[in-house]
Order: sequence, then structure tokens, then C1' cells
RNA sequence: CCCGAUAAAGGCAGACCCAACGAAAGUUGGGGGCGCAAAACCGCAGGCCUACGGUCGUGUUUGUAGCGACUAUGGUGGCUGGGUUACCGAAG
Repeated sequence: CCCGAUAAAGGCAGACCCAACGAAAGUUGGGGGCGCAAAACCGCAGGCCUACGGUCGUGUUUGUAGCGACUAUGGUGGCUGGGUUACCGAAG
């Protein structure tokens, strides 16, 4: 350094509930604990989620409303890859 133990010390925290924010996805704080050896940090690439707004269609006498499709500039690091940093030390 790779690696990661039925090791030790500690850490993080799913679903769900409450509050705030947001159009939504979701985020933050509190409770909670499914799990996690990077479940620490960076949305850089891919994936996935959302669609206020935008475009097109539909609708209509016209224009709206409504509805449908597409769309990230919005999210997700607890989906994968990549980058950066880090506690402990059995076996190999």
C1' cells in the first nucleotide's frame, strides 16, 4: 500500500412520524434505525426522479383554462464510475 476480522474504540443513519422550506422531485432540523468500512466531501460522466417555467399538440369562433408529450437550468453522493480526504489493524 492492497485488504477488511463475529476485533476494539468511536462514527453515520433507511422506512416512518413531527416542524420549516419548495410547484414538484426533494432539502434542512428533531425523533427513529433498515442498513453502512468511506452511508465522509465534490452532481464532473452516465443512470434515475421531478416539470413551476418553456416548446409542441389537443382544446376553442378567437383567446384562455384543462389535458397529453417532450425538456433541467432543479434534485439524487444510501445507483454506478471518477476525483479528494480519513479512524482502527487480525489474517493474507
Model confidence (mean pLDDT): 86 of 100. The RNA shown here (c-di-GMP-I-GGC riboswitch aptamer) has 92 nucleotides and comes from a Limnochordia bacterium. The source organism's lineage runs through Bacteria, Bacillati, Bacillota and Limnochordia. It was read from a public genome assembly, where an Rfam model found it.